Predicted 3D model of a 351-nucleotide RNA (Bacterial RNase P class A) from a soil metagenome.
Model confidence (mean pLDDT): 75 of 100.
RNAcentral holds the sequence, with entries from MGnify.
Its Rfam family is "Bacterial RNase P class A". From the family's description: Ribonuclease P (RNase P) is a ubiquitous endoribonuclease, found in archaea, bacteria and eukarya as well as chloroplasts and mitochondria.

[in-house]
RNA sequence: AGGCGGCUGGACGGUCGCGCGUCGGCGGGCAACCGCCGGCGUGAGGAACGUCCGGGCUCCCCGGCGCACGGUAGCGGGUAACACCCGUCCGCCGCGAGGCGAGGACAAGCGCCACAGAGACGAGUCCGCACCCCGGGCGACCGGGGGCGGGGUGAAACGCGGCAAGCUCUACCCGGUGCAAGGCCAAAUAGGAGGGCGCGUCCCGGUUCGCCGGGACAGCGGUGCGCCGCCGCGGACCCUCGGGUCGGCCGCAUGAGCCGUCGGGCAACCGGCGGCCCCAGAUGGAUGACCGUCCCCGCGGACGGGGGAUCGCCCUCGACCGCGGGACAGAACCCGGCGUACAGGCCGCCU
Numbered sequence: 001a002g003g004c005g006g007c008u009g010g011a012c013g014g015u016c017g018c019g020c021g022u023c024g025g026c027g028g029g030c031a032a033c034c035g036c037c038g039g040c041g042u043g044a045g046g047a048a049c050g051u052c053c054g055g056g057c058u059c060c061c062c063g064g065c066g067c068a069c070g071g072u073a074g075c076g077g078g079u080a081a082c083a084c085c086c087g088u089c090c091g092c093c094g095c096g097a098g099g100c101g102a103g104g105a106c107a108a109g110c111g112c113c114a115c116a117g118a119g120a121c122g123a124g125u126c127c128g129c130a131c132c133c134c135g136g137g138c139g140a141c142c143g144g145g146g147g148c149g150g151g152g153u154g155a156a157a158c159g160c161g162g163c164a165a166g167c168u169c170u171a172c173c174c175g176g177u178g179c180a181a182g183g184c185c186a187a188a189u190a191g192g193a194g195g196g197c198g199c200g201u202c203c204c205g206g207u208u209c210g211c212c213g214g215g216a217c218a219g220c221g222g223u224g225c226g227c228c229g230c231c232g233c234g235g236a237c238c239c240u241c242g243g244g245u246c247g248g249c250c251g252c253a254u255g256a257g258c259c260g261u262c263g264g265g266c267a268a269c270c271g272g273c274g275g276c277c278c279c280a281g282a283u284g285g286a287u288g289a290c291c292g293u294c295c296c297c298g299c300g301g302a303c304g305g306g307g308g309a310u311c312g313c314c315c316u317c318g319a320c321c322g323c324g325g326g327a328c329a330g331a332a333c334c335c336g337g338c339g340u341a342c343a344g345g346c347c348g349c350c351u
Stems, first nucleotide, its partner, number of pairs: 001351008010294007018043011045328001049339002052337005057178001059176002070173004074088005089103001090101004104169002109167002111163003121159001126151002128148002131146006182250004192241005197235001200217007219233004257276008295326007303318006
């Protein structure tokens, strides 16, 4: 001067505020459940981001096979899986440490091959002649035709050309849906199913002979019991069950988890054993604001030490004061990756 990999991403305290959990008190709701106040505990990231791949989970669909759509692509391994990771071969770049690869197939069909060049896959003849034939000429040679070893252009010039970051072919993978998935609890009103009590007796009239209307008595309710009176009823009654709606809750934070150690493997990774204050969980979406002390960086002021000097000054180190700054960015079902953003600082290996 560079290459590769890893870590960190301001610290402490105070005041006020917010989300969640828990305990206590109070309140709301028919219920399911919820709210308020107080105490205690706890509260963003290495990328929480982009939502680009892969999986878990969810519901729907589902007899098998094939095709299509979409995807992947040297070889081997890892993994729940991947387009990720590891190892390795080959190619390219770099002096090197290293980096990058869109590295199956031009065998079949189609398509394309810039510029230059006569011609770019159909063939073709620009300069030419190691050659052949025909014609002319005494001859040197000239004209025409065939052929193509040479020259020139080009990445490639007729060769089983090249290109699949073209269609295509081959092998392999792949059902759809995304937490507003989905599940549970559960009013009022209406409707459904089952049950309870009751729908009674007599007379008159009508009748399609099923019943219908009127009257009387009995019955039931208003009213805890008895009697009497009055009014009402003859299903507009009561109970239970089940579905959905309003509403409420769960899903939702214990997980392909973290730490230590031992073993296997070149490695990615896997396995054994031990330990773990479980470590955010909102949905009008909390995780903040202010102050103080300290830390880091820059600028300015003045002080001190050291060094240089052309005696104008310059360089460097240390402590003090003042001012300014401390990035990128913020969970939203969860996880593994990739990609992208990032002030400053630290460490290791290598050229």